[in-house]
Small-subunit ribosomal RNA from Oscillibacter sp., 1517 nucleotides, folded computationally. Rfam family: Bacterial small subunit ribosomal RNA. The coordinates come from a structure-prediction model, not an experiment, and the mean pLDDT is 83. Lineage of the source: Bacteria > Bacillati > Bacillota > Oscillospiraceae > Oscillibacter. RNAcentral holds the sequence, with entries from SILVA.
RNA sequence: AGAGUUUGAUCCUGGCUCAGGACGAACGCUGGCGGCGUGCUUAACACAUGCAAGUCGAACGGAACACCCUUGACAGAGGUUUCGGCCAAUGAAGAGGAAUGUUUAGUGGCGGACUGGUGAGUAACGCGUGAGGAACCUGCCUUUCAGAGGGGGACAACAGUUGGAAACGACUGCUAAUACCGCAUAAAACAUUUGGGUGGCAUCACUUGAAUGUCAAAGAUUUAUCGCUGAAAGAUGGCCUCGCGUCUGAUUAGAUAGUUGGUGGGGUAACGGCCUACCAAGUCGACGAUCAGUAGCCGGACUGAGAGGUUGACCGGCCACAUUGGGACUGAGAUACGGCCCAGACUCCUACGGGAGGCAGCAGUGGGGAAUAUUGGGCAAUGGACGCAAGUCUGACCCAGCAACGCCGCGUGAAGGAAGAAGGCUUUCGGGUUGUAAACUUCUUUUAAGGGGGAAGAGUAGAAGACGGUACCCCUUGAAUAAGCCACGGCUAACUACGUGCCAGCAGCCGCGGUAAUACGUAGGUGGCAAGCGUUGUCCGGAUUUACUGGGUGUAAAGGGCGUGUAGCCGGGAAGGCAAGUCAGAUGUGAAAUCUGGAGGCUCAACCUCCAAACUGCAUUUGAAACUGCUUUUCUUGAGUGUCGGAGAGGUAAUCGGAAUUCCUUGUGUAGCGGUGAAAUGCGUAGAUAUAAGGAAGAACACCAGUGGCGAAGGCGGAUUACUGGACGAUAACUGACGGUGAGGCGCGAAAGCGUGGGGAGCAAACAGGAUUAGAUACCCUGGUAGUCCACGCUGUAAACGAUCAAUACUAGGUGUGCGGGGACUGACCCCCUGCGUGCCGCAGUUAACACAAUAAGUAUUGCACCUGGGGAGUACGAUCGCAAGGUUGAAACUCAAAGGAAUUGACGGGGGCCCGCACAAGCGGUGGAUUAUGUGGUUUAAUUCGAAGCAACGCGAAGAACCUUACCAGGACUUGACAUCCUACUAACGAGGUAGAGAUACGUCAGGUGCCCUUCGGGGAAAGUAGAGACAGGUGGUGCAUGGUUGUCGUCAGCUCGUGUCGUGAGAUGUUGGGUUAAGUCCCGCAACGAGCGCAACCCUUGUCCUUAGUUGCCAGCACGUAAUGGUGGGAACUCUAAGGAGACCGCCGGUGACAAACCGGAGGAAGGUGGGGAUGACGUCAAGUCAUCAUGGCCCUUACGGCCAGGGCUACACACGUACUACAAUGGUAGGGACAGAGGGCUGCAAGCCGGCGACGGUAAGCCAAUCCCAGAAACCCUAUCUCAGUCCGGAUUGGAGUCUGCAACUCGACUCCAUGAAGUCGGAAUCGCUAGUAAUCGCGGAUCAGAAUGCCGCGGUGAAUACGUUCCCGGGCCUUGUACACACCGCCCGUCACACCAUGGGAGUUUGUUGCACCAGAAGCAGGUAGCUUAACCUUCGGGAGGGCGCUUGCCACGGUGUGGCCGAUGACUGGGGUGAAGUCGUAACAAGGUAGCCGUAUCGGAAGGUGCGGCUG
Repeated sequence: AGAGUUUGAUCCUGGCUCAGGACGAACGCUGGCGGCGUGCUUAACACAUGCAAGUCGAACGGAACACCCUUGACAGAGGUUUCGGCCAAUGAAGAGGAAUGUUUAGUGGCGGACUGGUGAGUAACGCGUGAGGAACCUGCCUUUCAGAGGGGGACAACAGUUGGAAACGACUGCUAAUACCGCAUAAAACAUUUGGGUGGCAUCACUUGAAUGUCAAAGAUUUAUCGCUGAAAGAUGGCCUCGCGUCUGAUUAGAUAGUUGGUGGGGUAACGGCCUACCAAGUCGACGAUCAGUAGCCGGACUGAGAGGUUGACCGGCCACAUUGGGACUGAGAUACGGCCCAGACUCCUACGGGAGGCAGCAGUGGGGAAUAUUGGGCAAUGGACGCAAGUCUGACCCAGCAACGCCGCGUGAAGGAAGAAGGCUUUCGGGUUGUAAACUUCUUUUAAGGGGGAAGAGUAGAAGACGGUACCCCUUGAAUAAGCCACGGCUAACUACGUGCCAGCAGCCGCGGUAAUACGUAGGUGGCAAGCGUUGUCCGGAUUUACUGGGUGUAAAGGGCGUGUAGCCGGGAAGGCAAGUCAGAUGUGAAAUCUGGAGGCUCAACCUCCAAACUGCAUUUGAAACUGCUUUUCUUGAGUGUCGGAGAGGUAAUCGGAAUUCCUUGUGUAGCGGUGAAAUGCGUAGAUAUAAGGAAGAACACCAGUGGCGAAGGCGGAUUACUGGACGAUAACUGACGGUGAGGCGCGAAAGCGUGGGGAGCAAACAGGAUUAGAUACCCUGGUAGUCCACGCUGUAAACGAUCAAUACUAGGUGUGCGGGGACUGACCCCCUGCGUGCCGCAGUUAACACAAUAAGUAUUGCACCUGGGGAGUACGAUCGCAAGGUUGAAACUCAAAGGAAUUGACGGGGGCCCGCACAAGCGGUGGAUUAUGUGGUUUAAUUCGAAGCAACGCGAAGAACCUUACCAGGACUUGACAUCCUACUAACGAGGUAGAGAUACGUCAGGUGCCCUUCGGGGAAAGUAGAGACAGGUGGUGCAUGGUUGUCGUCAGCUCGUGUCGUGAGAUGUUGGGUUAAGUCCCGCAACGAGCGCAACCCUUGUCCUUAGUUGCCAGCACGUAAUGGUGGGAACUCUAAGGAGACCGCCGGUGACAAACCGGAGGAAGGUGGGGAUGACGUCAAGUCAUCAUGGCCCUUACGGCCAGGGCUACACACGUACUACAAUGGUAGGGACAGAGGGCUGCAAGCCGGCGACGGUAAGCCAAUCCCAGAAACCCUAUCUCAGUCCGGAUUGGAGUCUGCAACUCGACUCCAUGAAGUCGGAAUCGCUAGUAAUCGCGGAUCAGAAUGCCGCGGUGAAUACGUUCCCGGGCCUUGUACACACCGCCCGUCACACCAUGGGAGUUUGUUGCACCAGAAGCAGGUAGCUUAACCUUCGGGAGGGCGCUUGCCACGGUGUGGCCGAUGACUGGGGUGAAGUCGUAACAAGGUAGCCGUAUCGGAAGGUGCGGCUG
């Protein structure tokens, strides 16, 4: 940085898609290690369990325990005893006391407002940034000043009684304090009143006096200290106000009653409608109010070259919230996540009376979801709360666990190693590849496993380490423990085989798959990345595809139908001032983290630390004054006014005019008129049309008339008059920037249409009839109503177009035209200059091209409008305008990968021009009718083998099916095979005859026969045969749409291309077009072309004339001989002929035409005259044309059969249809008799003379001939004579009967021929159609190939021998040029709409329903504020009565939940219904693209199954 995709190709426009980066991700496959990070994006869903906020005994009174003292029931070793008892160490219940220690429920203090979580709400001073508070508060902390005197009364705990299941209370009594309450003191402070001074920013602030009033305190202790009270200041934290910034929708345009402001009052820490009473009527809004939707904001993060776009996880700042809603209390701080009260929902307990709870703290559970972790360890560190401290608490935090979720690092080994192993894959079978890869040898040990050692993190006086025996270090073992995923048609790096066969499937886009798939699946190989790889989703990029940087609007999407003008935006020359914009400097701020640069620390990196830079912003301040702005003065060129002048279908109204149409009356006049492609409907003998005269009515104004004029556009056309708008020229008197554009607004606005009232001649939607047609709701015709006209009102749209907004300035020319002016000229004219309009051509420039080009689409400026893929759709809904029709505004779902513009090459046209052809015409003869032959279709069949299918299949493959051929059918037999190669064994090979059988074949006998080369004589070899095994043979099986070769056709048409150059952005063009000419791209001339190639022509063959040479088998003029006759013979070489070589014809000559050319026309000469006739010869290409059955051949298929053999049958069938031919229908003929003239061929498995036999086919015999010698072989039509005399015949010969001949192994199915007999159809052929232009058509016979036999076919040959062509309008085919095109598979193209079916999304819809919200009303928990009849009350006062004050209760106000009613909005759903989209080869038509067969399209009205038709006006696309 680009690429793919619209086309046959091109350029452009334009969308879609891809390659990049990123992620709190998820899914699939896979998975070795470590470090650092990260981890409910969904249900602000519900939560079991544990923990997350306590601490202080140095505030207090108790209590418990321990210890001490006193007492001591009781027990008691032992001693003693009078046996009753006594003494007694010791143990010890209990009681009392005073200290001490520990623990602590309660009172009290501080902290539970921090930390931690979440993002529901919020579009807001919420956040960000910058200011302000002269309108404020601040516990703990720091500094300073001052103080702490003396009293009092309670309440918990506790004890007792008592209620309750519990939670939790109730009553009575006792008690302490750093708990509570008076009093004293009052510096300072505060309040009120009142002086002085200073300052400011309006209210005011600061300072200094005076008077009066008011308010403090607490102690503890280890005697060090820590606390307490008041005041000032600081710090920290908070509160309030303001400027600026902060998403979408106008299909949300008006909103607002405490609303906006004021005064008084209240309230607050404080300002304030924050609240209240009264007064005023304001306030916000197009610079977007209100409403609706969405959303926590930021530092930053991702992306990007940047500008931007997207985003707000983790970390950090702010805000909001804590089950939902409401409320206050306490406090320095809360309207309080782990506090309280109430209401709602939910969950739990219950003895049913009543209670309890709130994980959006850390773990964890259920649920939801594609998806997100452990009910872990520790306070060691950092930090926090409390405490004098020790310390306690801390799911903050530090760690560990889980997860490839991300980033970073490491490894899975390294070196050598070619027999290029095996295996795999592939192959042209040779090989190639996997691949130095492996094996193998040597080496290393990161990782792993084991063993040993072992931290820093801990700053302190000491102690104290969760992590952790972790990091790290040393040793041992052994390549040992460790590679996958995706892709491989193009984009995009990487290819083969097999399978599959539009199936299965792939696919990001284009698109792959219908039998040879590099695109599906598998395998091998290859490419990429790598502990990951792919996919999906989202964002940015590419996308200059919303364009500020950085786009457009003539035709691609896009200029408003036109004007006027408001807001807004922009604005001429000169001078002065200011400093808002602008520029420069300075200051403050822009938190940290992040990013960037430089260093440093973990072995590196990720990561972390430090320093710097940056944070492009905001604010303040000092300056500058060019430009913009504001202001003052001034100017005239922009603009306007005045005066003079002419031009004009400019507008409105009134009046007048003639031509024409129609109608009416009358006259003349008679049978038609009218209309069309042709007709008919219609009118007319009741007198039309025609013609003449008169009259009536309405509409429109011929000629002039012109890419002429006027107007803003729509538009305006007889004449006159009245009123009136604008432009232009001249002049330069006046004003002095007064201007430009213009969102909204207002006005005008063709045709059609609507309303009311007139009018109505012609025309004419609808309608009716007649035609046309398959139909004809059309085109054509005859009629005809709205309408067209007028007045008034509405509508407000058109291809309202120059498809080109307005204004200003500048930028070569040329030539018309309209209206003015000036110069010159005596002057009309002419010429020159100039202003405004209106055209054409053209340079530069622009443009994708076409084109535009001073009337710009050029160069610039200003303002407005509009566009952002096609369809859905200018549709739906909403709003608004309208009487309606409808107009304006104007989406989405869904769907496609295009839609489109300009130009190019073709093809095509019921477009044009030129030209050619037996193409038509002019002629001649046919086909189509009949019989037969033959081929085809169809049918039939066991089989009727297969192929060929418009021309260009059909007497075609087939130049010849009785068997064979033969490929088909039924049957009988074979399986290495009928045929080829290889191997082994044997044998020469070969071969006659026999039996069975339809034969193939089987069985059996050997009559004959014994080869060639080498030899060491044993044998071996070549070739052949037999047998065997397998490789293989074989296939007329399929695919001509896998192919080669070959052929047909356009077409013997004149075309098809290339090199270089030039033009074009390019496809391409030029050349090859043009003017002539030709059979021809044949030639000439011209020309940005010059040359060349394949074609044309010529060269080749044949034929026509002559010459030379040669002279047999051919010839015979002259000479001679001979015959009945014949070149028969001698001879000749003249002629014909034969076959070799030459000559000849070239527009060469003459005349004319033409351009002085090419050439054409005519003539001469010549056998032949303008390529003399004929043939061979077929350019680039087209038809996926034909052929796999001539042959060859790739895949595929069959292999005791789809191969091979045999005999028989079939290809020959037969209701029928078609093609091609033969013979005829007769007198231009038939028959009979007689007579004449060819050419080209063939011949030994042959042609056969002659003779004999037969009516004949033919048979017998046989000369000649391997051919200019002999034979086939009589040519026939023709000529002469005779006959027939127009008939189904003396025409015609089919068919049939009989008898034969020939070929052949064999003529039954199924041959040809002969003779006798028989004697069908047919009397010249409908629609239609074919051939032929001269030795041609027509007609006549002859020959040949194939072939045993078997042509009416085919290929050749000659004989006789015409007619006609004016001409190119038409049919067909072709060539060249041009034009249109929506075609390119190319008109057998493309394509439109209804209907039918399926699916999809969507509008309407009686309604039903969820959510949200407005208004009105009801109701009113807790709480707060106010009031207070009732009840009650320790501290203070008291005259002892009571009072002050408080509490409870009651009540008023506010108010949450809730309720009722009525509206708005967003959805969901709904019988039915409307259109839309997409679908396989459905139905009906044919609207559009060519003049698309009626030119198309736009607006409107109307009609019709549908495309659509018609009317009116408009446009040219």